RNAcentral holds the sequence, with entries from Rfam. Predicted 3D model of a 96-nucleotide RNA (SAM riboswitch aptamer (S box leader)) from Eubacterium aggregans.

[in-house]
RNA sequence: UACCUAUCCAGAGAGGCAGAGGGACAGGCCCGAUGAAGCCCGGCAACCAGCAGAUGCAUGGUGCCAAUACCUGCAGUAAAACUGCGAUGAUGGGAU
Numbered sequence: 001u002a003c004c005u006a007u008c009c010a011g012a013g014a015g016g017c018a019g020a021g022g023g024a025c026a027g028g029c030c031c032g033a034u035g036a037a038g039c040c041c042g043g044c045a046a047c048c049a050g051c052a053g054a055u056g057c058a059u060g061g062u063g064c065c066a067a068u069a070c071c072u073g074c075a076g077u078a079a080a081a082c083u084g085c086g087a088u089g090a091u092g093g094g095a096u
Base pairs, nucleotide, nucleotide: 003094004093005092006091007090008089013041015040016039017038021031022030023029025073026072027071028070042065043064044063047061048060049059050057051056052055069088074084075083076082
C1' cells in the first nucleotide's frame, strides 16, 4: 500500500509551551490572536491484550477529546427535507 471485518447522532480541561493555521479530498459552511497546527500534562472511551469472569476493571497496545464522519458528494424525486446506509474517509481487529 491493497484485501476482509466491526464501528462512526454518546463521551472528553476557562492547564503549560508554542505561535497561524485548522475542520481527509471537492464544493459549501464553519473554527481560530477572547489564540489554530504541533508538543507536554489532563481527560474520554473500552476495539485488542490482560485480570476477574451474566458482566466488569481500566493495567498494557491503539484510538479519540468544536459542530452526526460539520453538511453535501450515489440512489429514491427537480429543490428543500427525509430515507437507504451508496461512495469516500477515519479507527480497531484480522489476513497478505
The organism belongs to Eubacterium, within Bacteria.